[in-house]
Transfer RNA from a Syntrophomonadaceae bacterium, 75 nucleotides, folded computationally. Its Rfam family is "tRNA". Its family is annotated with triplet codon-amino acid adaptor activity in the Gene Ontology. Taxonomically the source falls in Syntrophomonadaceae (Bacteria, Bacillati, Bacillota, Clostridia).
C1' cells in the first nucleotide's frame, strides 16, 4: 500500500430514520455514619471531523482522522 470491521461522556453499554439518547460504574453536592466504606437522593457531562441524501440523520452515503484485523511489498 488493497480489503474488512469499529468509532455514543473519564470507563462500559442500548437506541439503528422521527424520544428531552437511556442504562452501570465513575465524579460533584447533599443525607446517613463518630470517621471512612457501603447504602440512600439530587447534579453536571456524550453520537470523531467534514460534506452529502431526506421534511427529519448517532442511524443511510462520500472523504479525512483515529484503532484492529487480514493480505501484499519490503534483502
Nucleotide at each position: 500500500g488493497g480489503c474488512c470491521c469499529c468509532g455514543u461522556a473519564g470507563u462500559c453499554u442500548a437506541c439503528c430514520g422521527g424520544u428531552u439518547a437511556g442504562g452501570a460504574c465513575a465524579c460533584c453536592a447533599g443525607g446517613c455514619u463518630u470517621u471512612c466504606a457501603a447504602c440512600c437522593u439530587g447534579g453536571a457531562g456524550g453520537a470523531a471531523g467534514g460534506g452529502g441524501u431526506u421534511c427529519g440523520a448517532c442511524u443511510c452515503c462520500c472523504c479525512u482522522c483515529g484503532g484492529g484485523g487480514u493480505c501484499a511489498c519490503c534483502a